[in-house]
Molecule: small-subunit ribosomal RNA
Organism: uncultured bacterium
RNA sequence: GAGUUUGAUCCUGGCUCAGGAUGAACGCUGGCGGCGUGCCUAAUACAUGCAAGUCGUGCGGGCUUUUAACGAUAUCUGAACUCUAAUUUAUUAGUGUUCAACUGCUUGCGAUUUUUCUUCAUCAAGGCUGAUGAAGUUAAUACGCAAGUUUUAUCAUUAUAUAGUUAGCGGCGGACGGGUGAGUAACGCGUGGGAAUGUACCCCAGACUGAGGGAUAAGCACCAGAAAUGGUGUCUAAUACCGCAUAACCUCUACGGAGAAAAGCUUCGGCGGUUUGGGAACAGCCUGCGUUGGAUUAGCUAGUUGGUAAGGUAAUGGCUUACCAAGGCGACGAUCCAUAGCUGGUCUGAGAGGAUGAUCAGCCACACUGGAACUGAGACACGGUCCAGACUCCUACGGGAGGCAGCAGUAGGGAAUCUUCCACAAUGGACGAAAGUCUGAUGGAGCAACGCCGCGUGCAGGAUGAAGGCCUUCGGGUCGUAAACUGCUUUUAUGGGCGAAGAUUAUGACGGUAACCCAUGAAUAAGGAUCGGCUAAUUCCGUGCCAGCAGCCGCGGUCAUACGGAAGAUCCAAGCGUUAUCCGGAAUUACUGGGCGUAAAGAGAUGCGUAGGUGGCAAUCUAAGCGAAUAAUGAAAUCAUCCGGCUCAACCGGGUGCUGUUAUUCGAACUGGAUCGCUAGAGUACGAGAGAGGAAGUUGGAAUUCCUAGUGUAGGAGUGAAAUCCGUAGAUAUUAGGAGGAACACCAAUGGCGAAGGCAGACUUCUGGCUCGUUACUGACACUGAGGCUCGAAAGCGUGGGGAGCGAACGGGAUUAGAUACCCCGGUAGUCCACGCCGUAAACGAUGGAUGCUAGCUGUUCGAGGUAUCGACCCCUGGAGUAGCGAAGCUAACGCGUUAAGCAUCCCGCCUGGGGAGUACGGUCGCAAGACUAAAACUCAAAGGAAUUGACGGGGACCCGCACAAGCGGUGGAGCGUGUGGUUUAAUUCGAUGAUAAGCGAAGAACCUUACCAAGGUUUGACAUCCUCCGAAGGACUGCGAAAGCAGACUGUGCCUUUUAGGAACGGAGUGACAGGUGAUGCAUGGCCGUCGUCAGCUCGUGUCGUGAGAUGUUGGGUUAAGUCCCGCAACGAGCGCAACCCUUAUGGUUAGUUGGAUUUUUCUAACCAGACUGCCUCGGCAACGGGGAGGAAGGAGGGGAUGAUGUCAGGUCAGUAUUUCCCUUACACCUUGGGCUACACACGCGCUACAAUGGCCGGUACAGAGGGCUGCCAAGUCGCAAGACGGAGCAAAUCCCAUCAAAGCCGGUCUCAGUUCGGAUUGCAGGCUGAAACUCGCCUGCAUGAAGCCGGAAUCGCUAGUAACCGUAGGUCAGCACACUACGGUGAAUACGUUCCCGGGUCUUGUACACACCGCCCGUCAUACCAUGGAAGUCGCCAACACCCGAAGUACAACUUUAAAGGUCCUAAGGUGGGGGAGAUGACUGGGGU
Repeated sequence: GAGUUUGAUCCUGGCUCAGGAUGAACGCUGGCGGCGUGCCUAAUACAUGCAAGUCGUGCGGGCUUUUAACGAUAUCUGAACUCUAAUUUAUUAGUGUUCAACUGCUUGCGAUUUUUCUUCAUCAAGGCUGAUGAAGUUAAUACGCAAGUUUUAUCAUUAUAUAGUUAGCGGCGGACGGGUGAGUAACGCGUGGGAAUGUACCCCAGACUGAGGGAUAAGCACCAGAAAUGGUGUCUAAUACCGCAUAACCUCUACGGAGAAAAGCUUCGGCGGUUUGGGAACAGCCUGCGUUGGAUUAGCUAGUUGGUAAGGUAAUGGCUUACCAAGGCGACGAUCCAUAGCUGGUCUGAGAGGAUGAUCAGCCACACUGGAACUGAGACACGGUCCAGACUCCUACGGGAGGCAGCAGUAGGGAAUCUUCCACAAUGGACGAAAGUCUGAUGGAGCAACGCCGCGUGCAGGAUGAAGGCCUUCGGGUCGUAAACUGCUUUUAUGGGCGAAGAUUAUGACGGUAACCCAUGAAUAAGGAUCGGCUAAUUCCGUGCCAGCAGCCGCGGUCAUACGGAAGAUCCAAGCGUUAUCCGGAAUUACUGGGCGUAAAGAGAUGCGUAGGUGGCAAUCUAAGCGAAUAAUGAAAUCAUCCGGCUCAACCGGGUGCUGUUAUUCGAACUGGAUCGCUAGAGUACGAGAGAGGAAGUUGGAAUUCCUAGUGUAGGAGUGAAAUCCGUAGAUAUUAGGAGGAACACCAAUGGCGAAGGCAGACUUCUGGCUCGUUACUGACACUGAGGCUCGAAAGCGUGGGGAGCGAACGGGAUUAGAUACCCCGGUAGUCCACGCCGUAAACGAUGGAUGCUAGCUGUUCGAGGUAUCGACCCCUGGAGUAGCGAAGCUAACGCGUUAAGCAUCCCGCCUGGGGAGUACGGUCGCAAGACUAAAACUCAAAGGAAUUGACGGGGACCCGCACAAGCGGUGGAGCGUGUGGUUUAAUUCGAUGAUAAGCGAAGAACCUUACCAAGGUUUGACAUCCUCCGAAGGACUGCGAAAGCAGACUGUGCCUUUUAGGAACGGAGUGACAGGUGAUGCAUGGCCGUCGUCAGCUCGUGUCGUGAGAUGUUGGGUUAAGUCCCGCAACGAGCGCAACCCUUAUGGUUAGUUGGAUUUUUCUAACCAGACUGCCUCGGCAACGGGGAGGAAGGAGGGGAUGAUGUCAGGUCAGUAUUUCCCUUACACCUUGGGCUACACACGCGCUACAAUGGCCGGUACAGAGGGCUGCCAAGUCGCAAGACGGAGCAAAUCCCAUCAAAGCCGGUCUCAGUUCGGAUUGCAGGCUGAAACUCGCCUGCAUGAAGCCGGAAUCGCUAGUAACCGUAGGUCAGCACACUACGGUGAAUACGUUCCCGGGUCUUGUACACACCGCCCGUCAUACCAUGGAAGUCGCCAACACCCGAAGUACAACUUUAAAGGUCCUAAGGUGGGGGAGAUGACUGGGGU
């Protein structure tokens, strides 16, 4: 910034979204490189390997090697000789003796062997290269030859070599580095100070390094044990250990003195050692300030706080002990509980802040859990020791071993987090004199889009705008220059070559890596989400409140831009989305920067007042706050900025800055502090005043009720009307007297008083506060006020009184569907008093207190002053209250406005969405009722305030209408007609259904109509257009059939033209486009119609008012039938309606006149015109207009009609037509026959005829208007009782006909009150008419039959004058069928006081929680389902503390036993026992709550 409360508006207020971020995870996808990052969960358990060693220049040994000396032992080969065995010989095997030699060394030659290098050839190989061969060459070695010289080997001892290696003694290092965050709310950390300290290695300086001694490991020999390991005896060394000497210096001191060192090695260069002082750096300690939440944790503490003395420590100190004192901490939050490593920083934000504490860096803590010390410069020690515990492993069962929160890795947990890699090359560390060794620190590589940054997936041209997809208004549009195609490039990729820096001389894991060069070739490389609004981006199809979507609003019920798919588009891009979390937006905790009259919010009073906060005027000092300067610090990294290095960037390097803290100095306006003053705030005194202010007491009259007595008689009381009730046992009424309790008429008032609650007859006493006036006094003494104390209506509670009236509960009577109510008759607590509790109210001005400032006007209460007057009023000024209206200003508006909700300051209280809930739990108070304090889970997207327009009201005002009333006649009851519902049926086609459907669509269903049903048929179709073929057309005929239709046979040829053919019209056949549909949707529509309603309304432009919706105009005063007109008015005008214009009728005139009548006037017909306008008179009124009158045929719109504003009812109609979309297409289309729409227990609407004498019947007799007529009206005449028939004249009509033109009427007669001479239904018989056809199912006539019905319950309809009522006539529809409809005339009334009421409407106003608008909205119980939660007999584990028991290891120990030791004592971990406490889980049942 946006969305979301409403019909719309403004506000309040919550929810949600757009942004950024992450150690992330998940889904889909995935080309490359650089730099980072990677168990957030189980501080769970760990297999395996490695992570801390090093020094032989400290020491004694062992082993190996070299050399030398000495000793011992053994010996190849050859020759000769000797002996033995085999049958002889050759020979072989063996023995012995002697000699020589080999070997070895030196020299020379050779080249069969090996090797170095070069060249060539062949073969193999991806490459480095390898193999073989040849030639040359170098060197070595073996060999051969020659010459010279010479025995060789093994073992033991001793010595030697800065030789190698090494367990042990010894030294230094294992307190660093590395990991983790369990614990810790703490001097733990951060920041700034401090004094009572220590320090191996390093640096500087001073001094010293003399002379001795006794052991011991290793070793050797045994022994025990499975092992781990241990024991005994004996030997030995040191830079190991211990005395002695010395003491510059050091420590102690009683100032006399006392005490304490050292180590050697050496190649002689040096490396060490002891002691002291200083430094650097590190470490320990103390301290100011800062550092999470909870008061539903308010008190905690006995070594506790302080002192003295001693001990102890490197050092201060209750650190420890003894004694003494009784302190110490805490509302500025102690103690307790919960949570948490802290910081530099990181994320976000404009900032202030908020959140966070991975990686990097500083500090701390921890190392299986708990305890403990040892060694050491340093530890109470990650890869050390001891003990206890849990767990795991080994075992020969006797006993032992172990600790990955090091690096890898495993299991487990989890949404989730890597290789059992390489190297010490670099940096750093340990040891060493050094070489060097060690180093999972570290440097690197590996895995992972986990993050950031960079690059790429081509570039240019290319319109037949290809094909294909999608859409389409069918024309086209779009994907789209996109592709194809042409040209170009090569980052990346692949192949080849060369090849770093990182290293100062050497040494390179990374690594043949980075970089560079060449070649190949567009070649290897794009997805994800979204497209209703917020929010960039839309169409089609499918689905049909289904499937589904959704962050919020919401979408989906047959035309979905919101679901699913597709096409297209948009946004990002090797990523894109989702989820989770944090900040932002949110000024939605408001310091910056909010509020509290009505939206959430002023405690009932702020009355008294504590702490605290704030505070008048002036002077001096101070310098805490404040300001400035300087200094120190604010680690590095990060961040900001300026530069620089990797091709850029991320990343890395350099410089500068970094709101902070502290110290010193200076300043002195303001605040604070100290001192001294002042009087304007505040208070005191004095003089007046008003008052239902409070407490106690006394007292008065009226009234109600009761009691007593009298009079008196039948009612009283009560209500809408009644009844219960009282009364003949004497009520009510009335008179007199008495009793008792409560409340105080008039005065009385938006009047007074009080802090509020509240206070009212009068008087007395006591008492609080307030106001005015005047001068004195005090001298800031003030304001507010957390806790605290006090007061506090009514109801209620306790004890004791009192009790007239009233009166919860309760009883009775009514009302009512019910009536646990309203009304009536009674009536108990209570109301009253005293004392004590309770402590709440719409305790309200829904407005906390104090102070100052900011226009006024008016009323009223109480003082004061002035003026005036004889005096009181009147009038004026100023003060304190209390009301009404208003400037500015404020407010969302309403409203507030010197009594602020205005402008400011100070202090307190309170609020932060609705519901849950002022509820639960806990605590405090209370006798109880209950009060105060006060949540959460869960749930909703609103809840709310003010105002606006409507609608509504059994709200108000005014007005109108056959709306009521006054009348007349009906309906509702009967029979019949007709329509509808229902039912029935194969079908009873469909629609209309309160007013606004129901004699309606239908101005007329026997067939047709016809849409319905049954049966039989047809399929380009009954109808339209196009194509092909055949035939003109047509006509009559046969068979089957109910018809439709099917099948067949015959006849016949016409018109036009450029005539083997074509065309027009028509018929038949065929093909497919299409026809067709009374199939659906009137809630997709047009058009038309009904209704409100012929009601007087509905709007607009400009202006004005309002933040706005809106208002004004259109309201007001009159008037009208009227928003008709007049007047007024921030409105001025205008439009649609009203009226008028139109038709008709009533009067007259003029003109014309066929058919009208015998004829002029006249009548009639027709056209045109006149006439009426409140014009005239009078009265009222400003006017509009109204009342009355005259004249006139007609008078105030003369009567009637047509004409229907904006809109309402998703009103009616898709079946009149038109029409979107969907559906059917041998059927939901079409044809035919028959049936049905005419059914019938019943219910309703509209009518006709009646019920009779105002009548029926019979006879006679009179008078209309308006219509219709050729497939028509039909005369005269004749026939028939009649319906009607025959007949045919006349008439396309002022001429003829319907049609006697009518009936009621009038005259006369009869009937005489009956189910009739009323009434005519129903039925039978006989006829007539129309029509193919009269059965279902027409109308009429005659004769006969003669039903219900004697005026109609509740209810309901029409009508105000030529009207109602009664009477007939005509027409349309139509072959026929009219009680209906539409017209026409005839006869011809009654009544209207009036607007209270019913219905409908209009205007204004008011209330509203309604706006699909009262047929609205909405409350609670109950039923059902789900959810979270409280209580609960209990049960279960957990946590910390306390008391006691036992007590390992270990430190300390003068004492006891014993003495190398050990036992023992004190303390203690773990363990055990016990009773309480805290938080939690669960629990039959149960309580309310939510959806």